[in-house]
Molecule: Glycine riboswitch aptamer
Organism: Rhodobacterales bacterium 32-67-9
RNA sequence: CUGUCAGGAUCGGGAGAAUCCGGUGGGGCUGUCGCCCCAACGGUGCCGAAGGAGCAACCGCCCCGGUAAACUCUCAGGCGCAAGGACCGUCCUGGCAG
Numbered sequence: 001c002u003g004u005c006a007g008g009a010u011c012g013g014g015a016g017a018a019u020c021c022g023g024u025g026g027g028g029c030u031g032u033c034g035c036c037c038c039a040a041c042g043g044u045g046c047c048g049a050a051g052g053a054g055c056a057a058c059c060g061c062c063c064c065g066g067u068a069a070a071c072u073c074u075c076a077g078g079c080g081c082a083a084g085g086a087c088c089g090u091c092c093u094g095g096c097a098g
Base pairs, nucleotide, nucleotide: 001098002097003096004095005094006093007092008091009090011089012088013087018044020043021042022041024039025038026037027036028035029034045079046078047077051075052073053072054071058066059065060064
C1' cells in the first nucleotide's frame, strides 16, 4: 500500500405498513351544543430492515446433531411528521493475509 474481519464517529444516505376504532385521563377553543391536541391502555387490520426464532445445500460414519440470508415466522418492535432503523458510503482504530 492492497484485500479482508471487527470496533468506533456530534458524518452522509437509508424501505414497508391505519394521522383506523373505543372509552379513560390531561390540556386548549367556544355563550351553549360541541370541536381540536396530547398521553398511556384496549380492539381490529396491517408491515419487516433493531433484537429474536426457523431451514436448503453442506459438514460430522447412519438414527441424531451442527449450520446462512435482505428467505420464512412476527415473540419483540413498528404503521402522519419526527425518532428509530438492517444495510451502504466516508473517516478513525485494531486483528489477519499478501